[in-house]
Model confidence (mean pLDDT): 81 of 100. A computed fold for a 92-nucleotide RNA from Zavarzinia compransoris, annotated as Glycine riboswitch aptamer.
RNA sequence: CUAUUCCCUGUGGGAGAGAUCGGGGCGAAAGCCCCGGCGCCGAAGGAGCAACCGCCCCGGAAACUCUCAGGCAGAAGGACCGCAGGGAAGAC
Numbered sequence: 001c002u003a004u005u006c007c008c009u010g011u012g013g014g015a016g017a018g019a020u021c022g023g024g025g026c027g028a029a030a031g032c033c034c035c036g037g038c039g040c041c042g043a044a045g046g047a048g049c050a051a052c053c054g055c056c057c058c059g060g061a062a063a064c065u066c067u068c069a070g071g072c073a074g075a076a077g078g079a080c081c082g083c084a085g086g087g088a089a090g091a092c
């Protein structure tokens, strides 16, 4: 220095599930917010088991599972993937 790995920023793509019922508030209305009920979703986060891995006392671990949180028209968000820029590490 490079293959490569990680982090941040920008950008493109990005699923699922009631435009549900009742009450209240704001508002001219559209609509928005809060509380409660029933029904659902899993791909923010969180938790659990575990294949597996390691420095093997122990620890790290999923897109699996749970649904606490979050979500169920649109918007927002969104694991993950691509591209660009910046930073860190770094073999052969």
Stems, first nucleotide, its partner, number of pairs: 004089010018038001020037007039072003045068001046066003052060003
Record summary
The sequence is in RNAcentral, with records from Rfam.